This is a predicted structure of a 66-nucleotide RNA (Fluoride riboswitch aptamer (crcB RNA motif)) from Candidatus Rokuibacteriota. The sequence is in RNAcentral, with records from Ribocentre. Its Rfam family is "Fluoride riboswitch aptamer (crcB RNA motif)". For this family Rfam cites "Widespread genetic switches and toxicity resistance proteins for fluoride" (Baker et al., Science, 2012). Its family is annotated with positive regulation of gene expression and response to fluoride in the Gene Ontology. The organism belongs to Bacteria candidate phyla, within Bacteria.
RNA sequence: CGCCGUCAAGGCGAUGGGGUUCGCCUGAACCGCCCGACGCGUCGGGCUGAUGACCCCUACCGGGAG
Numbered sequence: 001c002g003c004c005g006u007c008a009a010g011g012c013g014a015u016g017g018g019g020u021u022c023g024c025c026u027g028a029a030c031c032g033c034c035c036g037a038c039g040c041g042u043c044g045g046g047c048u049g050a051u052g053a054c055c056c057c058u059a060c061c062g063g064g065a066g
Base pairs, nucleotide, nucleotide: 009026010025011024012023013022016057017056018055019054020053021052032047033046034045035044036043037042038041
């Protein structure tokens, strides 16, 4: 320095937090979708979602009533 195994711990799942659960990763996992332009990986425009899933809190947006 490299490989394998075990244990423990940590991290991730397109916008914050808590609980349960599932999956993935050990510098990787992960960083949504559509259209157009061109210099081909950048620019411009549009759309959805605070969850991977379930429950809840908060923030934000729209509408209505007082």

Its mean pLDDT, the model's own confidence on a scale to 100, is 77.